A computed fold for a 520-nucleotide part of an RNA from an uncultured bacterium, annotated as small-subunit ribosomal RNA, 5' domain. Model confidence (mean pLDDT): 85 of 100. The RNAcentral record of the full RNA draws on ENA, Greengenes and SILVA.
Context: one part of a larger RNA
RNA sequence: GAUGAACGCUGGCGGCGUGCCUAACACAUGCAAGUCGAACGGGGCGCGCAGGCUGAGGCUUUUCGGAGCGGAAGCCGGCGCUGCCCAGUGGCGGACGGGUGAGUAACGCGUGGGCAACCUGCCCUGCACUGGGGGACAACAGCCGGAAACGGCUGCUAAUACCGCAUAUGCCCGCAGCCCCGCAUGGGGCGGCGGGGGAAGCUCCGGCGGUGCAGGAUGGGCCCGCGUCUGAUUAGCUUGUUGGCGGGGCAACGGCCCACCAAGGCGACGAUCAGUAGCCGGCCUGAGAGGGUGGGCGGCCACAUUGGGACUGAGACACGGCCCAGACUCCUACGGGAGGCAGCAGUGGGGGAUAUUGCACAAUGGGGGGAACCCUGAUGCAGCGACGCCGCGUGGGCGAUGGAGUGCUUCGGCAUGUAAAGCCCUAUCAGCAGGGAAGAAAAUGACGGUACCUGACCAAGAAGCCCCGGCUAAAUACGUGCCAGCAGCCGCGGUAAUACGUAUGGGGCAAGCGUUAUCC
Numbered sequence: 001g002a003u004g005a006a007c008g009c010u011g012g013c014g015g016c017g018u019g020c021c022u023a024a025c026a027c028a029u030g031c032a033a034g035u036c037g038a039a040c041g042g043g044g045c046g047c048g049c050a051g052g053c054u055g056a057g058g059c060u061u062u063u064c065g066g067a068g069c070g071g072a073a074g075c076c077g078g079c080g081c082u083g084c085c086c087a088g089u090g091g092c093g094g095a096c097g098g099g100u101g102a103g104u105a106a107c108g109c110g111u112g113g114g115c116a117a118c119c120u121g122c123c124c125u126g127c128a129c130u131g132g133g134g135g136a137c138a139a140c141a142g143c144c145g146g147a148a149a150c151g152g153c154u155g156c157u158a159a160u161a162c163c164g165c166a167u168a169u170g171c172c173c174g175c176a177g178c179c180c181c182g183c184a185u186g187g188g189g190c191g192g193c194g195g196g197g198g199a200a201g202c203u204c205c206g207g208c209g210g211u212g213c214a215g216g217a218u219g220g221g222c223c224c225g226c227g228u229c230u231g232a233u234u235a236g237c238u239u240g241u242u243g244g245c246g247g248g249g250c251a252a253c254g255g256c257c258c259a260c261c262a263a264g265g266c267g268a269c270g271a272u273c274a275g276u277a278g279c280c281g282g283c284c285u286g287a288g289a290g291g292g293u294g295g296g297c298g299g300c301c302a303c304a305u306u307g308g309g310a311c312u313g314a315g316a317c318a319c320g321g322c323c324c325a326g327a328c329u330c331c332u333a334c335g336g337g338a339g340g341c342a343g344c345a346g347u348g349g350g351g352g353a354u355a356u357u358g359c360a361c362a363a364u365g366g367g368g369g370g371a372a373c374c375c376u377g378a379u380g381c382a383g384c385g386a387c388g389c390c391g392c393g394u395g396g397g398c399g400a401u402g403g404a405g406u407g408c409u410u411c412g413g414c415a416u417g418u419a420a421a422g423c424c425c426u427a428u429c430a431g432c433a434g435g436g437a438a439g440a441a442a443a444u445g446a447c448g449g450u451a452c453c454u455g456a457c458c459a460a461g462a463a464g465c466c467c468c469g470g471c472u473a474a475a476u477a478c479g480u481g482c483c484a485g486c487a488g489c490c491g492c493g494g495u496a497a498u499a500c501g502u503a504u505g506g507g508g509c510a511a512g513c514g515u516u517a518u519c520c
Stems, first nucleotide, its partner, number of pairs: 001519003005516005012392006018385002020350001025348003029345003034092003039089002042086004046081004051076003058069004099303003108228008118220002123216008131165001133163002140155006171196005177190005201208002229275003236266003241263004246258003278300004282293004305326005328339004356382001358381003364378001365376004395425004405416004429461001432455004439447001464509005469490003475504005485492002
């Protein structure tokens, strides 16, 4: 000098940051990923229309018993409408965003290259196409089982769900040919024959989609050179091991996996083993070289209760998906089930120690949707903590008979000290009142009646902490008497202690000051 700090004493305001470093310990509760009716069928509510049943008040008539006209309310079932709600089929998204640092000494990361060995949903560009059929399964209805979680059987049904068919320039496979090129396997182009392979419709009529091929963009995958902590009181390690041939598998290369063959491969230029550790941009320190470090923010990686596995998908071996096993917790009618905060808050625990179960989608960004819009603990804000940095204030001027008090004293005085009082002035901050934004593009503002502006009022509401033997800036008195105590080092204290304690005075820093820990 520095810190994600803590502890002691103290504490006025604001801005910007920052805040579980320990138990990757366990978690109550709420929220954190949905959306689309312009893909589809249904259930419920609403509105409108025609129909059926019933039939009030009223009107006509009456022999007062009634009859006729008329049609309100109600009920039934039908059609249409657009609106809302609900679950279901289907699509896209849940692989992003957010968290953590356990593991990892590794092509994990950094840096520079390679892929003639690869993939890429949504987006952009170009070319071509979008024809014609079929059968189901949910929802629903009925029945049944179960305490529940949930499940079974029968029957009906729609689609951009599922399955054939047609069309095929280009696409894939096989065979043969020509041309060009290279970096070894090889790459590109032309064109012949045979075989294979596509699609989906909706609409508010404006559009929105679907399929194939080629290119782009973006994102990823794999490989290589170099760099990347400590220990030799770890010296040998290795059998899918090292290589080959053939195959499987993959988007792709590969001993990735498998059969067979060979006996190799690594190592004092430190293999193997053990310990420690996420890596980097950066950050701290330093004149630099270097040393230390990796909290916040950004990039990459890894993980999601522990271990294993695959499914779906353009993408996962998937934090808020599935299956199995383990530990733990919970429910149970004992047969069986449910769960995973290293998301945001919050709780217990651990600890020297680290915050609100807040507001809003107004902005930025993300998902879905044609849109309206919905969702978004990402994010924007607010709250708490002097945890850090920065800024401001706690007043300014004048004021000597140097008041009182206090301390010291050689008793004369000296110091505190222009300090106070007193007079004059000012009003930053806080408080009160009025006005009141930008951030939003026409409208839409959580923040927020906030920032800011104006006015009135009153010196009022706002100073402490450490030190004073030398190093090191700042001394006297009393108390104590090797006691009580101090101390970073040297060292102080045993009767005059500038070193302990208190007081007065002084020095330093200041809303902080000291101490402790750690790094340079």